[in-house]
Parts: sequence; structure tokens; C1' cells
RNA sequence: GCCAAAGUGGCGCAGUUGGUAGCGCGUCGCAUUCGUAAUGCGUAGGUCGAGGGUUCGAGUCCCUUCUUUGGCU
Repeated sequence: GCCAAAGUGGCGCAGUUGGUAGCGCGUCGCAUUCGUAAUGCGUAGGUCGAGGGUUCGAGUCCCUUCUUUGGCU
């Protein structure tokens, strides 16, 4: 230099045909317990790496760009 994959709450991941962004773990609160853990219930937390475009509507489609990983030379 070229090719490919990935980037979504604190962490690990899903999101199918474009139609209100979800799950598990964790945090916090309550219940339970003599107390802790475990368990049950509930709360908060993300505008989807960044910028732009298409569309009534974009995590999803298009363009540019950044980072990481792998491969080729």
C1' cells in the first nucleotide's frame, strides 16, 4: 500500500423486510435473613465510533473518515 471483519449502556452480546434500541451480567433501591450471600421485584444508565446523504422514517441503505483485529505484498 491492498483486501476483509468488527465498533450498540460499566462489561459481554442481539437487533431478521428500514418502522418507538433490547437481553444477560453488573450498579442502585425494596422484600426476604439475626447478618451476609443466594433468590424475588423494581429503578437508573446508550441517540448505536465520527461527519454527511437518501427517505415520511436509518443501528440497518449510500459516501467520506477514525480506531481495532486478521490476511496479502
Molecule: transfer RNA
Organism: Lachnospiraceae bacterium 3-1